Predicted 3D model of a 107-nucleotide RNA (SAM riboswitch aptamer (S box leader)) from Sporolactobacillus spathodeae. Its mean pLDDT, the model's own confidence on a scale to 100, is 86.
RNA sequence: AUCUUAUCAAGAGCGGCGGAGGGACUGGCCCAUUGAAGCCCGACAACCAGCACGUGAGUGUAUGGUGUUAAUUCCAGCAGGAUGAUAUUCAUCCUGGCAGAUAAGAA
Numbered sequence: 001a002u003c004u005u006a007u008c009a010a011g012a013g014c015g016g017c018g019g020a021g022g023g024a025c026u027g028g029c030c031c032a033u034u035g036a037a038g039c040c041c042g043a044c045a046a047c048c049a050g051c052a053c054g055u056g057a058g059u060g061u062a063u064g065g066u067g068u069u070a071a072u073u074c075c076a077g078c079a080g081g082a083u084g085a086u087a088u089u090c091a092u093c094c095u096g097g098c099a100g101a102u103a104a105g106a107a
Stems, first nucleotide, its partner, number of pairs: 002106007013041001015040003021031003025077004042069003047065003050061004073099001078096008
């Protein structure tokens, strides 16, 4: 790097170091010296393992392995549909898909 399955509307610091960028991509729209990324600590969650309970489905715990910690995966990106408006257009909304993220597994 590829494939499979599951999840993605909830949750999480007025901490320390650090110094200019960040939100995957494109377009928007945002965040940032009232300090970005990154690292540490804390926190959240509970996918896998562990442990406890249960005949079992499962429930709990948070010890270990990840993960997460602005905005719905910030919104849209392709297709279809609904409603409204001076019906080849625009606006709002819905469904599916694409892409992405995370976990567990496979070759």